Record summary:
Predicted 3D model of a 76-nucleotide RNA (transfer RNA) from an Acidimicrobiaceae bacterium. Its Rfam family is "tRNA". It is annotated as a transfer RNA. The source organism's lineage runs through Bacteria, Bacillati, Actinomycetota, Acidimicrobiales and Acidimicrobiaceae. Its mean pLDDT, the model's own confidence on a scale to 100, is 81.
RNA sequence: GCGCCUGUAGCUCAAUUGGCAGAGCGUCGGACUCUUAAUCCGCAGGUUCCCGGUUCAAGUCCGGGCAGGCGCACCA
Numbered sequence: 001g002c003g004c005c006u007g008u009a010g011c012u013c014a015a016u017u018g019g020c021a022g023a024g025c026g027u028c029g030g031a032c033u034c035u036u037a038a039u040c041c042g043c044a045g046g047u048u049c050c051c052g053g054u055u056c057a058a059g060u061c062c063g064g065g066c067a068g069g070c071g072c073a074c075c076a
Stems, first nucleotide, its partner, number of pairs: 001072007010025004019056001028042004049065005
């Protein structure tokens, strides 16, 4: 340099192929317990990597970037 894959909550991942953005764990609050852990209940938490485009409607489709991973090439 070229190709492919990935990027969504603090972490790990979904979102039925364009139609209300979710789960588990964690944080926080509460219940239980002599206390802690475990267990149970509840709340909060999102620029869906960025910029544009298509569309009535985009996490999803298209173009260009950024970051990470893998492969190939180059290595005078």